[in-house]
RNA sequence: UGAUUUGUAGGGGAUGGAGUACCCCCGAAGCGCCGAUAUGGCUGAUGACUCCUACGUCGUG
Repeated sequence: UGAUUUGUAGGGGAUGGAGUACCCCCGAAGCGCCGAUAUGGCUGAUGACUCCUACGUCGUG
């Protein structure tokens, strides 16, 4: 330098998808809150921002 073969394309942040970018994890990160523990109650599709979808509230036609 050439050829051939093999390996290598991470995961997570309370329910969906995409982008930006932050944090965390190597078998862990992660699996919401209140509560009298009741067949009880509350917020949110985001870790954060923007957009889409679904859902919810109010108003108008």
Fluoride riboswitch aptamer (crcB RNA motif) from a Candidatus Acidiferrales bacterium, 61 nucleotides, folded computationally. It matches the Rfam family "Fluoride riboswitch aptamer (crcB RNA motif)". Gene Ontology terms of the family: positive regulation of gene expression and response to fluoride. It was read from a public genome assembly, where an Rfam model found it. NCBI's taxonomy places the organism under Bacteria, Pseudomonadati, Acidobacteriota, Terriglobia, Candidatus Acidiferrales.